This is a predicted structure of an 86-nucleotide RNA (Glycine riboswitch aptamer) from a Gammaproteobacteria bacterium.

RNA sequence: ACCAUCCCAGCGGGAGAGAGCACUCAAAUGCCGCCGAAGGAGCAACCGACUCGGAAACUCUCAGGCAAAAGGACCGCUUUGAUGAA
Numbered sequence: 001a002c003c004a005u006c007c008c009a010g011c012g013g014g015a016g017a018g019a020g021c022a023c024u025c026a027a028a029u030g031c032c033g034c035c036g037a038a039g040g041a042g043c044a045a046c047c048g049a050c051u052c053g054g055a056a057a058c059u060c061u062c063a064g065g066c067a068a069a070a071g072g073a074c075c076g077c078u079u080u081g082a083u084g085a086a
Stems, first nucleotide, its partner, number of pairs: 003084004009078005018032001020031003033066003039062001040060003046054003
């Protein structure tokens, strides 16, 4: 140099669910219905130092969301750096 993983930054892609009603658009507030892919909590397999802890895209829906925009787990490419292997 190449390869794998991770971090920072940039670009592109990126789902679900009422443009619900009170009330004239939006927001806020209240009421009813709904969604899971920020975050959070619980748990299976599995792992560890095994009465416990970690832990999924599973479960819950606290938070968030339910036209567009924004956000968005995650994926791809590029850049910087770190680690590992050789």

The source organism's lineage runs through Bacteria, Pseudomonadati, Pseudomonadota and Gammaproteobacteria. The sequence was found by an Rfam model in a public genome assembly.